The RNA shown here (c-di-GMP-I riboswitch aptamer) has 87 nucleotides and comes from Candidatus Nitricultor lacus. Rfam family: c-di-GMP-I riboswitch aptamer. Rfam links the family to the GO term cyclic-di-GMP binding.
């Protein structure tokens, strides 16, 4: 000096719920809150999961099934970054 591990100290982020507002929906912003996270920091590259405007089948009541080109980084892998530091 590096890696692995993370008690202590400083602190950080913010689910679920309310509200307004985007949005076809999932979801998203921004305020209030705290379920919890040592990467619960930031990337959609692979897996998943979620949604179905639009297209396509099909049906003939106004549906049903397919499908990401939307989305999820607090699904998981992967890539960068990064505050202290006892055993």
């Nucleotide at each position: 000096a590096a890696a692995a591990u993370g008690a202590a100290a400083a602190g950080g982020c913010a689910a679920a719920u309310u509200c307004u507002c985007c949005c076809a929906a999932a979801g998203g912003a921004g305020a209030a809150g705290a379920c919890g996270c040592a990467a619960a920091g930031c990337c959609a590259c692979g897996a998943g999961c979620c949604u179905a405007c639009a297209g396509c089948a099909u049906a003939c009541a106004u549906g049903u099934g397919c499908c990401a080109u939307g989305g999820u980084a607090g699904u998981c892998g992967g890539g960068c970054u990064g505050c202290c530091a006892a055993a």